[in-house]
c-di-GMP-I riboswitch aptamer from Candidatus Sabulitectum sp., 82 nucleotides, folded computationally. The organism belongs to Candidatus Sabulitectum, within Bacteria. The sequence was found by an Rfam model in a public genome assembly. Of the family's consensus pairs, 95% are formed in the model.
RNA sequence: UAAACGCAAACUGGAAGUAAUUCCAGGACGCAAAGCCCACGGGUCCCAGCCCUUUUAAGGGAAGGAUGGCCGGGUUACCUGA
Repeated sequence: UAAACGCAAACUGGAAGUAAUUCCAGGACGCAAAGCCCACGGGUCCCAGCCCUUUUAAGGGAAGGAUGGCCGGGUUACCUGA
């Protein structure tokens, strides 16, 4: 370099959730670790219920949650050529 194998964004349908989002099927934007482990550190996002405020519909707060396809971290690895 080429080929094979692999994963699967948006979107669509179904399911769960308050929501972020997740799961299943289709689908491919991309990915050489977009394999696995980890929510520990940083980032981003959500928030029914609870507490506070008030103009009763919003705002704020604590707890909680989501994201590994936002990044850091740990660990293992296929094919070909040099």